[in-house]
RNA sequence: UUAUUAUCAAGAAAGGUGGAGGGAUCAGGCCCGGAGAAACCUUAGCAACCAGUAAGUAUUCAGUGGUGCUAAUGCCUGCCUAACAUAAGAAAAGUGUUAGGAGCGAUGAAGA
Numbered sequence: 001u002u003a004u005u006a007u008c009a010a011g012a013a014a015g016g017u018g019g020a021g022g023g024a025u026c027a028g029g030c031c032c033g034g035a036g037a038a039a040c041c042u043u044a045g046c047a048a049c050c051a052g053u054a055a056g057u058a059u060u061c062a063g064u065g066g067u068g069c070u071a072a073u074g075c076c077u078g079c080c081u082a083a084c085a086u087a088a089g090a091a092a093a094g095u096g097u098u099a100g101g102a103g104c105g106a107u108g109a110a111g112a
Stems, first nucleotide, its partner, number of pairs: 001112002004109005013043005021032003026078004044070004049066003052061001054059001074104001079101008
């Protein structure tokens, strides 16, 4: 870097350096930010994917190591399907809500 696979509505903070951006990309929103953004360092914490333990099947325990994370559902939406609602009489379309799916992304694992 690439393909596969599991999960992604829970959880978890302070200090220092720094000095204006950040919330993955693009777009529309919305939010965080000189009462200090990103990034880096130190300590703390959360989780339990892998190694570990018990069991013997999609389970249990632990938190040593590997690892990830510590605003808001992956902050919301954007593509597809369905249902319901919706103005003029109806249909279609549009809009809104809900549910499901796909795509993209993040993290782990074991490969190339």

A computed fold for a 112-nucleotide RNA from an uncultured Saprospiraceae bacterium, annotated as SAM riboswitch aptamer (S box leader).
It was read from a public genome assembly, where an Rfam model found it.
The coordinates come from a structure-prediction model, not an experiment, and the mean pLDDT is 85.
Its Rfam family is "SAM riboswitch aptamer (S box leader)". Rfam's curators write: The SAM riboswitch is found upstream of a number of genes which code for proteins involved in methionine or cysteine biosynthesis in Gram-positive bacteria.